[in-house]
RNA sequence: CUCUUAUCCAGAGCGGCAGAGGGAACAGCCCGAUGAAGCCGCAGCAACCUCCGAAGCCUCGGAACGGUGCUAAUGCUGGCAGCAUGUUAGGCUGAACGAUGAGAG
Numbered sequence: 001c002u003c004u005u006a007u008c009c010a011g012a013g014c015g016g017c018a019g020a021g022g023g024a025a026c027a028g029c030c031c032g033a034u035g036a037a038g039c040c041g042c043a044g045c046a047a048c049c050u051c052c053g054a055a056g057c058c059u060c061g062g063a064a065c066g067g068u069g070c071u072a073a074u075g076c077u078g079g080c081a082g083c084a085u086g087u088u089a090g091g092c093u094g095a096a097c098g099a100u101g102a103g104a105g
Stems, first nucleotide, its partner, number of pairs: 001105008013042005021031003026078003043071003048067002050063005075097001080094004
């Protein structure tokens, strides 16, 4: 990097260095000198891998030493397709794209 598969309306931030961007891309809207990205330290959340027990087709309960992940806003919202309202905007479902885990090449 590619493929398969599961999840994505819950949850969880302080300090130091640094100094203007960031929220994937596009459009919107937002965050940011009361300090963005990035790096480091400590803390936390969660429970994919992991461990224990039950069940054994699917799964269910518990733990949190270890491997990841995460700690503004639903993946911040939208686009593409469909549904029911309804008249200018909002609602629901799915797809696409993306992120993360596990496995494979």

Predicted 3D model of a 105-nucleotide RNA (SAM riboswitch aptamer (S box leader)) from a Chloroflexota bacterium.
Taxonomically the source falls in Chloroflexota (Bacteria, Bacillati).
Of the family's consensus pairs, 94% are formed in the model.
Its mean pLDDT, the model's own confidence on a scale to 100, is 85.